SAM riboswitch aptamer (S box leader) from a Chitinophagaceae bacterium, 111 nucleotides, folded computationally.
It was read from a public genome assembly, where an Rfam model found it.
RNA sequence: UGCUUAUCCAGAAAGACGGAGGGAUUUGACCCGAUGAUGUCUUGACAACCUGUCUUCCGAAAGGAAGGUAAGGUGCCACGUUCAACCAUGCCCUGCAUGGACAGAUAAGUU
Numbered sequence: 001u002g003c004u005u006a007u008c009c010a011g012a013a014a015g016a017c018g019g020a021g022g023g024a025u026u027u028g029a030c031c032c033g034a035u036g037a038u039g040u041c042u043u044g045a046c047a048a049c050c051u052g053u054c055u056u057c058c059g060a061a062a063g064g065a066a067g068g069u070a071a072g073g074u075g076c077c078a079c080g081u082u083c084a085a086c087c088a089u090g091c092c093c094u095g096c097a098u099g100g101a102c103a104g105a106u107a108a109g110u111u
Stems, first nucleotide, its partner, number of pairs: 002110007013043005021032003026085004044077001046075001049073003052069007081103001086100006
């Protein structure tokens, strides 16, 4: 870098540095931002994907299933992946709702 699988309407902020745009990309909308955003660092939290660990069950065993825990590896802590865009369906059809696709993010595995 690519591929596969799973998940993406839940959850969770303080301090320091810094100083202008930012919310992935394009367009539009809606927002955040000098009462200092985005970002970086520290600490703390959230979550439970992987490892570990505990309980119960199945099994001769290897192992498997369910639930817990949160020590380790990641992740994450404005707005639904902020919303729409393409397709389909429905409806009371300037549009709205639902589902899907594309793109993206994260994990695990693999190349």